The prediction has a mean pLDDT of 82. Transfer RNA from a Myxococcota bacterium, 71 nucleotides, folded computationally. The sequence was found in a public genome assembly. Rfam family: tRNA. About the family: Transfer RNA (tRNA) molecules are approximately 80 nucleotides in length. Gene Ontology term of the family: triplet codon-amino acid adaptor activity. Rfam classes the family as a transfer RNA.
[in-house]
RNA sequence: UCCCCGGUCGUCUAACGGCAGGACGGCGGAUUCUGGCUCCGCUAAUGAAGGUUCGAAUCCUUCCCGGGGAU
Numbered sequence: 001u002c003c004c005c006g007g008u009c010g011u012c013u014a015a016c017g018g019c020a021g022g023a024c025g026g027c028g029g030a031u032u033c034u035g036g037c038u039c040c041g042c043u044a045a046u047g048a049a050g051g052u053u054c055g056a057a058u059c060c061u062u063c064c065c066g067g068g069g070a071u
Stems, first nucleotide, its partner, number of pairs: 001070007010024004018054001025043006047063005
C1' cells in the first nucleotide's frame, strides 16, 4: 500500500428498509428478623460524517477503530 471480516446499553446478544428488544449488571421497591433467592419497576446503546429513501442499525460513499491475509 492492497484485499477480507467485524464495530448495537457497562457486558453478551436480537431487530423482512417501518416504535432499537432480550438477558446479565446497576438503581429503586415488594418479600425477609438481616442477607440471599424470587417478583415488580427503572436505568442505558446503533463508531463518525455525508448520500439514497416518505422512512436507514439495515442500502451506497468516505473516514476511524479492531482482527485476519497479500506484498